[in-house]
Context: one part of a larger RNA
RNA sequence: GCCUGCGAGUUACGGUAUGUGGCGAGGUUAACCAGAGAUGGGAAGCCGGAGCGAAAGCGAGUCUGAAUAGGGCGAUUUAGUCGCAUGCUGUAGACCCGAAGCGAAGUGAUCUAUCCAUGGGCAGGUUGAAGCGGGGGUAAGACCCCGUGGAGGACCGAACCCACGUCAGUUGAAAAUGGCGGGGAUGACCUGUGGAUAGGGGUGAAAGGCCAAUCAAACUUCGCGAUAGCUGGUUCUCCUCGAAAUGCAUUUAGGUGCAGCGUUGCAUGUUCAGUACCGGAGGUAGAGCACUGGAUGGGCUAGGGGGCCUACAAGCUUACCGAACCCAGCCAAACUCCGAAUGCCGGUACUCCAGAGCACGGCAGUGAGACCACGGGGGAUGAGCUUCGUUGGUCGAAAGGGAAACAGCCCAGAUCAUCAGCUAAGGCCCCUAAUUCAGGACUAAGUGGAAAACGAUGUGGGAUUGCACAGACAGCCAGGAGGUUGGCUUAGAAGCAGCCACCCUUAAAAGAGUGCGUAACAGCUCACUGGUCGAGUGAUUUUGCGCGGACAAUUCAACGGGGCUCAAGUACAGAGCCGAAGCUAUGGGAUCUGACGAAAGUCAGAUCGGUAGAGGAGCGUUGAUGGAGUGCCGAAGCGGCGGGGGAACCCGGCGUGGAGUUCCAUCAAGUGAGAAUGUAGGC
Numbered sequence: 001g002c003c004u005g006c007g008a009g010u011u012a013c014g015g016u017a018u019g020u021g022g023c024g025a026g027g028u029u030a031a032c033c034a035g036a037g038a039u040g041g042g043a044a045g046c047c048g049g050a051g052c053g054a055a056a057g058c059g060a061g062u063c064u065g066a067a068u069a070g071g072g073c074g075a076u077u078u079a080g081u082c083g084c085a086u087g088c089u090g091u092a093g094a095c096c097c098g099a100a101g102c103g104a105a106g107u108g109a110u111c112u113a114u115c116c117a118u119g120g121g122c123a124g125g126u127u128g129a130a131g132c133g134g135g136g137g138u139a140a141g142a143c144c145c146c147g148u149g150g151a152g153g154a155c156c157g158a159a160c161c162c163a164c165g166u167c168a169g170u171u172g173a174a175a176a177u178g179g180c181g182g183g184g185a186u187g188a189c190c191u192g193u194g195g196a197u198a199g200g201g202g203u204g205a206a207a208g209g210c211c212a213a214u215c216a217a218a219c220u221u222c223g224c225g226a227u228a229g230c231u232g233g234u235u236c237u238c239c240u241c242g243a244a245a246u247g248c249a250u251u252u253a254g255g256u257g258c259a260g261c262g263u264u265g266c267a268u269g270u271u272c273a274g275u276a277c278c279g280g281a282g283g284u285a286g287a288g289c290a291c292u293g294g295a296u297g298g299g300c301u302a303g304g305g306g307g308c309c310u311a312c313a314a315g316c317u318u319a320c321c322g323a324a325c326c327c328a329g330c331c332a333a334a335c336u337c338c339g340a341a342u343g344c345c346g347g348u349a350c351u352c353c354a355g356a357g358c359a360c361g362g363c364a365g366u367g368a369g370a371c372c373a374c375g376g377g378g379g380a381u382g383a384g385c386u387u388c389g390u391u392g393g394u395c396g397a398a399a400g401g402g403a404a405a406c407a408g409c410c411c412a413g414a415u416c417a418u419c420a421g422c423u424a425a426g427g428c429c430c431c432u433a434a435u436u437c438a439g440g441a442c443u444a445a446g447u448g449g450a451a452a453a454c455g456a457u458g459u460g461g462g463a464u465u466g467c468a469c470a471g472a473c474a475g476c477c478a479g480g481a482g483g484u485u486g487g488c489u490u491a492g493a494a495g496c497a498g499c500c501a502c503c504c505u506u507a508a509a510a511g512a513g514u515g516c517g518u519a520a521c522a523g524c525u526c527a528c529u530g531g532u533c534g535a536g537u538g539a540u541u542u543u544g545c546g547c548g549g550a551c552a553a554u555u556c557a558a559c560g561g562g563g564c565u566c567a568a569g570u571a572c573a574g575a576g577c578c579g580a581a582g583c584u585a586u587g588g589g590a591u592c593u594g595a596c597g598a599a600a601g602u603c604a605g606a607u608c609g610g611u612a613g614a615g616g617a618g619c620g621u622u623g624a625u626g627g628a629g630u631g632c633c634g635a636a637g638c639g640g641c642g643g644g645g646g647a648a649c650c651c652g653g654c655g656u657g658g659a660g661u662u663c664c665a666u667c668a669a670g671u672g673a674g675a676a677u678g679u680a681g682g683c
Base pairs, nucleotide, nucleotide: 001683002682003681004680005679006678011092012091013090014089015088016087017086018085019084020083021082022081023080026047027046028045032041033040034039051058052057061073062072063071064070095233096232098230102223103222104221105220106219107218113197114196115195116194117193118192119191120190121189122187124156125155126154127152131148132147133146134145135144136143160184161183162182164181165180166179167178168177199215201211202210203209236618237617238616239615240614241613246259247258248257249256250255260366261365262363263362264361265360268357270354271356273351274350275349276348277347278346279345280344286338287336288335292332293331294330296328297327298326299325303321304320305318306317307316308315369395370394371393372392373391374389375388376387377386378385400411401410402409415588416587417586418585420584421583422582426578427577428576429562430561431560435575437574439572441570442569448564454548455547458545459544460543461542462541463540464539465538466537467536475532476531477530478529479528481505482504483503486500487499488498511526515524516523589608590607591606592605593604594603595602596601619672621669622668623667624666625665626664627663628662629661630660637656638655639654641652642651643650644649
């Protein structure tokens, strides 16, 4: 891991609701007694029939109160009670499994910690302390030398003890080991045997270490089915409806209570909703500046600063600041002189009959929501971010088609069958169902098929405007002069460093000069003018589609791919077609409502996605009672075959098997397995 079996809402006693049965202003017994039992007896008690008050108490009233006041709770309206069944609930282990832990009584020191008693062990080698002897030395010493001696938590190193490094091992050879090295090895050494200390206790050269592979409180049994707002699991079928992830509160935030939303029963009977009209309240969007504030420029002008003047006072002045006021232009969730659209409330009418509304009961689940669109707050007008909306949608709990793939986007809500039709979104060159369909445009960038500020004689359309056959624009030819080198400045300043002014003349035209240039001149050039040429040429603005801006990690990898350029791209307008579980067609089923009917049922209409969950109807298993059957001429079980039913399932015959077993009615449950790191066995 698989297979087979086992494996989870039970039981008792209360409460409550529904169904059903008995009796009924009443209903009913309990213990107990008798009896084989059925049953009979047993009225104590309980519930109902009257309430109010804390109570005494009073009583269709009563309490409060001084009250014959008012007010509260009642009466005036007739249903209960005892069984049975079912739903839910309370007390019990209370659907099942699961802690870490807490307490009690005991068992452990054959492991290990420390201690006690008594024994044992330590190859070999090295060093050479004290003391002692001899010699030297001294006044005597100290001291020195030689020898002897054999000390030491001394040295090297086996046994023995330890465990520092590394490699291996890591489902190991081993639940701590092996290899190669390492440390101690006469000592606080190692070790045998016997003994002592016990669980909040021991022992500890102290690591919370060790106390039998277990230690921040051992192990065993018991309290014990501890408790678990937590996790996991919870077993047959079909039918109808179908949520929530919100508010308030909570030692509350992943729990719970009440409300909201679901279902079901009963009652009501359009009360709901939509639309139209009529009547209302309101201060949002927008806008505005009349208030409250913010805020820009100008004017005007108190006051202040600076300067001048000044003994003081005063005065003059100012490219400074500036209240108030005036003009113009702005901003605001906590501003409003104004002010919608929607929405909301009420009335009337119409439409509508929907699993509409509302009331009272039974039973829930939910109270982690997600994204999209809209209106806001927070954030960075970030987030697949967060938080609101008495805004909507989808997913959640929704399959189908589209978006390549893709819970939340677009289309559309799957009762079943069909090798029938029409459509939606989206598509129609090939992959791939359907147009290489018809029309006039645009794009040249593979733009399409990712991106901004900004930049650009890309290109199409529109508008305004200048010049132009009296010849424009561009090119070419020619002129572009004189006063004058204007004045100033300057070493110089001559159109062209800089400052000021910017005139006049001749002219077809020519600036006291557009740029280059020179030390300064010179030189080139432009504006401007003539000629040549011969038809359009400039400017501004708006708009369609393109271009650059454009850099990421394994080739293409930013159209799903191939591939596409008068398109298979883009915008406009058109004709067709394809395309879904949508709609239609044909047939079947179910639910509800209505009509008819005694019922069975028939007809008509609507409906039939579904998690949590509510309600309904069934199948099967084991046993009991009663009835009806069946079986050695072959029961159950098992195997494969055939058939039937809306499902759970049922039936038939064949083989095997060898003794029970089925159906109907009623009843009772140890009543249904795929999941629980389930459990036992097998493989």
Large-subunit ribosomal RNA, domain II from Pontimonas sp., 683 nucleotides, folded computationally. The RNAcentral record of the full RNA draws on ENA. Its Rfam family is "Bacterial large subunit ribosomal RNA". The source organism's lineage runs through Bacteria, Actinomycetota, Actinomycetes, Microbacteriaceae and Pontimonas. Its mean pLDDT, the model's own confidence on a scale to 100, is 86.